[in-house]
Large-subunit ribosomal RNA, domain IV from Congzhengia minquanensis, 328 nucleotides, folded computationally.
RNAcentral holds the full RNA, with entries from Rfam.
Model confidence (mean pLDDT): 88 of 100.
Context: one part of a larger RNA
RNA sequence: GUGUUGUUAAGGAACUCGGCAAAAUGACCCCGUAACUUCGGGAUAAGGGGAGCCCACUGAUGGUGGGCCGCAGAGAAUAGUCCCAAGCGACUGUUUAGCAAAAACACAGGUCUAUGCUAAGUCGAAAGACGACGUAUAUGGGCUGACGCCUGCCCGGUGCCGGAAGGUUAAGGGGAACUGUUAGGGGUAACCCGAAGCAGAGAACUUAAGCCCCGGUAAACGGCGGCCGUAACUAUAACGGUCCUAAGGUAGCGAAAUUCCUUGUCAGGUAAGUUCUGACCCGCACGAAUGGCGUAACGAUUUGGGAGCUGUCUCAACAACACACCCG
Numbered sequence: 001g002u003g004u005u006g007u008u009a010a011g012g013a014a015c016u017c018g019g020c021a022a023a024a025u026g027a028c029c030c031c032g033u034a035a036c037u038u039c040g041g042g043a044u045a046a047g048g049g050g051a052g053c054c055c056a057c058u059g060a061u062g063g064u065g066g067g068c069c070g071c072a073g074a075g076a077a078u079a080g081u082c083c084c085a086a087g088c089g090a091c092u093g094u095u096u097a098g099c100a101a102a103a104a105c106a107c108a109g110g111u112c113u114a115u116g117c118u119a120a121g122u123c124g125a126a127a128g129a130c131g132a133c134g135u136a137u138a139u140g141g142g143c144u145g146a147c148g149c150c151u152g153c154c155c156g157g158u159g160c161c162g163g164a165a166g167g168u169u170a171a172g173g174g175g176a177a178c179u180g181u182u183a184g185g186g187g188u189a190a191c192c193c194g195a196a197g198c199a200g201a202g203a204a205c206u207u208a209a210g211c212c213c214c215g216g217u218a219a220a221c222g223g224c225g226g227c228c229g230u231a232a233c234u235a236u237a238a239c240g241g242u243c244c245u246a247a248g249g250u251a252g253c254g255a256a257a258u259u260c261c262u263u264g265u266c267a268g269g270u271a272a273g274u275u276c277u278g279a280c281c282c283g284c285a286c287g288a289a290u291g292g293c294g295u296a297a298c299g300a301u302u303u304g305g306g307a308g309c310u311g312u313c314u315c316a317a318c319a320a321c322a323c324a325c326c327c328g
Stems, first nucleotide, its partner, number of pairs: 001323008010314002014312001019309001028050004036041001038146001052068007069073001081307007088299002093105002109144007121130003147294004152224003157221002159217005166212003172206002178200004184193003225243005252286001253283001264280005
C1' cells in the first nucleotide's frame, strides 16, 4: 500500500446519475391493522407489547401470583425494512447458454378468416405421414391480449369476396385469300399459264380464367382538411361564407415511454425542484383490437417522495487476517 472482516465520537444521504454498498428489520405468542377492492384480497399492512431461572396454586405442553440473577433471557447461529404516489405490463410463467430478464414473448379472454372430411393447412419428385384414429363447441391461419366502460367516420386507392350483360384476351378449333412445286397447255424462243397431289404460310369466325366493368367488405392494408369573417370594453367565436376530399379525428386521454419550441403556465411538495404529482390544452407529430381510457392484485420492472437505519458522506481512525514490500 492492496484485499477481506470488524468497530467508531458528533452529525445522519450532506455521498452519488441513483441510498450503489452497508446498516437496519427478522422465528414464535398477544394486541392492533387504513385507503382501495374484482369482496378473494390489500395483510406478517402499518403500529405496539412479551419471552430466562426457582417456588406455590391451578381447570396443568397452559394460566395466575411470588421470588432470583446478569450489561444483555427468541442471551449464539439461521429467519421480512416499511410507507405514500405515478408509469408500463392484468396475473403465475418465457427469453438474448457467454454484456440486456424487461415495458419484450407467452397467456386465459376477444375477434376476423379458411376448412363439410380423401377437410383446409403442413412435410415429402412419390409412396406416404401429420392434421386425427379428430369432424365446425373441431382444426389451421392473422390480429388483439385478464377484467370494467367502450371500440366513431371513410370502400376513392390496394387487397379479398361475390357477379356475370358488355369490352379485351391464350393454346386449340377453323380454314378464306395467297405462295412453292408440275403432269399438261400455249409460244420459234426467252418464257407464260397451270389441275390434282404434296408442301408453306394463314384472314374471318369460335373460345376460359384473368383484366376492364358492377357490387360488397376496415377487429382487411390503410386514411380520418384548409382559408376568411362574425357577439355592445377587450379577448374569444356558439354562428356564417368559401375551397377541397372517399371521409375530414367521435368518446376518452393529453408537455404524455408521444411536446420540437420547453426548465410551457399555474398549483403542490423543498430553504432552494431541468426530475415528480395535480391541473390547463397552443396534441411540432394521442386516439379507439398496429386497440382507447380506467383498474384491485401481482413485479429481482421504471420514476418521485417519506420514516427507520447506517463510515455513502463531512473525514477519516483503529484492529484482525492474507498479500505486496523490507531484512535474513